[in-house]
Context: one part of a larger RNA
RNA sequence: GAAUGAACGCUGGCGGCGUGCUUAACACAUGCAAGUCGCACGAGAAAGCCGAGAGCUUGCUUUCGGCGAGUAAAGUGGCGCACGGGUGAGUAACGCGUGGAUAAUCUAGCUUCGAGUCCGGGAUAACACUUCGAAAGAGGUGCUAAUGCCGGAUGACAUCACGGGGAUUCAGGUUUCCGUGAUCAAAGAUGGCCUCUGCAGGCAAGCUGUUGCUUGAAGAUGAGUCCGCGUACCAUUAGUUUGUUGGUGGGGUAAAGGCCUACCAAGGCGACGAUGGUUAGCUGGUCUGAGAGGAUGAUCAGCCACACUGGCACUGACACACGGGCCAGACUCCUACGGGAGGCAGCAGUGAGGAAUUUUGCGCAAUGGGGGAAACCCUGACGCAGCAACGCCGCGUGAGUGAAGAAGGCCUUCGGGUCGUAAAGCUCUGUCAAGUGGGAAGAACCCUUCCGUGGUUAACAUCCACUGGAAGCUGACGGUACCACUGAAGGAAGCACCGGCUAACUCCGUGCCAGCAGCCGCGGUAAUACGGAGGGUGCAAGCGUUAUUC
Repeated sequence: GAAUGAACGCUGGCGGCGUGCUUAACACAUGCAAGUCGCACGAGAAAGCCGAGAGCUUGCUUUCGGCGAGUAAAGUGGCGCACGGGUGAGUAACGCGUGGAUAAUCUAGCUUCGAGUCCGGGAUAACACUUCGAAAGAGGUGCUAAUGCCGGAUGACAUCACGGGGAUUCAGGUUUCCGUGAUCAAAGAUGGCCUCUGCAGGCAAGCUGUUGCUUGAAGAUGAGUCCGCGUACCAUUAGUUUGUUGGUGGGGUAAAGGCCUACCAAGGCGACGAUGGUUAGCUGGUCUGAGAGGAUGAUCAGCCACACUGGCACUGACACACGGGCCAGACUCCUACGGGAGGCAGCAGUGAGGAAUUUUGCGCAAUGGGGGAAACCCUGACGCAGCAACGCCGCGUGAGUGAAGAAGGCCUUCGGGUCGUAAAGCUCUGUCAAGUGGGAAGAACCCUUCCGUGGUUAACAUCCACUGGAAGCUGACGGUACCACUGAAGGAAGCACCGGCUAACUCCGUGCCAGCAGCCGCGGUAAUACGGAGGGUGCAAGCGUUAUUC
C1' cells in the first nucleotide's frame, strides 16, 4: 500500500447493488417449511336455509322431506416425500481435483419404435357394535370396494439351459448366428355417437376419442463401482498387518472384488516415509503480488459427509432416509405412576456462549419444483419488503457575485497579520430529503372460451395439434419506480493528524509531574512531541484504532 463475513471509538443526509452466528454440530417455547389426485375406490356428514306436520310458553321445541352435497373431514389406492433447503461435526480418504475404465453395472418419470391388455378368486380399511387404557394407543366381532392382493391362460427381437456352425485366442475363454426346451405379464378410467328398454335418469352391448396398464428395443438423464496422477504437518512417530496378502470352491450384490465364508499357501506394506499422532471438508475460486509465489475456501457454483449420540434394516427406480421406522443411550416434557411424547446443522424467533451477526414480515404475481386430464392445490425454494454505514458504487450538504477586507477569535515587533470572499448582502439553480398532484406504466407469460386450419373417425360427434386470429382473467413488491409542480439555503460534516519517518506551527498551561509513543524517542521553567486554544494538513458520510493475510 492492498484486503476483510470483521469488531471497537467518535460522527452520520439519501439512493442502488450486495452481505449479515467466523464462537456452543450448545439447548430450544411458538408458528409455518410436503403434499396432491374424486378422470383409481367404497362410503359420506354438519352448520345454515326452505317447505310440511305436531306440541304449546306464539316464537320456541321437536319430527319428516328438500337444498346445502355426492361438498367438508376421515379411509383404501397412486405418484411425490432420495428433489428443493441447512450445516461442516467427522473425514488426510479414490473424500476431492483431473484423466481414464465398466467385455463388471442399474436407471422411476421423459422421448422414439414394436407387441399385448384374456378368464377368474379370496380378502381388508373406512363403517357398525364392542373391550382395555388417564393418555398415547391397542384388540375383538360383523359388512364392503378398487388401477389394492392372489390364481390361471397366452409368450417374444426378453431371460436361462442344451446342441450345432462361424469369428477371435497358444489355451482357458469371449462374441455372433441358427435350432430345441424351460420361465415370466397386465387395470382400468373418462368423453362422444348409435341401437334397445324407458316419462326421465340410469344400466348393458357396439363403434370411436383421450388417457392409463403389461412386456420388449433404443435414446436421454441420473447413479453405482474400479484405476493412473495430484492433494497439510510431525521421524522428539520406524517398523507394521492375521481376513492380513494371494489361490480354489461356495455365498452375496444391479455390478468386479476377502465383500463374506470353508480350505490351502505365507504372504502384503514400509526412509520414494508404512504404521501412529496432530490439524483439516475438497474444488472452481477469493485476497495479495510485476510475476513466481504466499495466504485463504464467507456469500455464488460443483462434489462429499452429516441430521440429538451410536447401531440396524424396511419400503422403494433411487435411502440404510433432516421434518420415515426399530433398538440402545443422554437430555427435555406429560402422567391417574401402570406408561407415554420429542429432536430448528429448514424459515423466522428464544436462551446461552461471545468483541460480534437481522423480522416470530408479505406473496405464490414471476422463476423453479411436487401432485392433477385440467381448473387448481402445496411450496419459509424463490420473489419481495424490514433491520444493520457491514462492504462497494453514485449523489448531495449549493452556484455566481460580494472588501467598509465588518463584528468576533487568535497572534503581534502594537505598525499590523490571519481566520477571509469566508460571512452578511445581492442574483440564481432546484439534485437529494419534505409536501402536493399524476402514474392503476412496465415486469404477463401460462391458462380459459370462441373462430380458423390440419389430424383422428362412418361422422365438423368427440378428442388432439397449431409461430394462426379474437376476447377474457391474474401483481406480493406498491400508490413502488418514474414524471410534474410548490415554497425554501433552509433539513444534511465529521474524524484523525501537524518532532523525523510523513503533508501540516504558533500561543497558553504543566514542569522527568501529569502524560505521549508504530520506531527513533518527547517531558527536570521559554515543550512545533504532554493538555487546551487559534491556525494548518489529510481523508470525507465517513474517519481513526484493534485483529488477521499478502
The part of an RNA shown here (small-subunit ribosomal RNA, 5' domain) has 550 nucleotides and comes from an uncultured bacterium.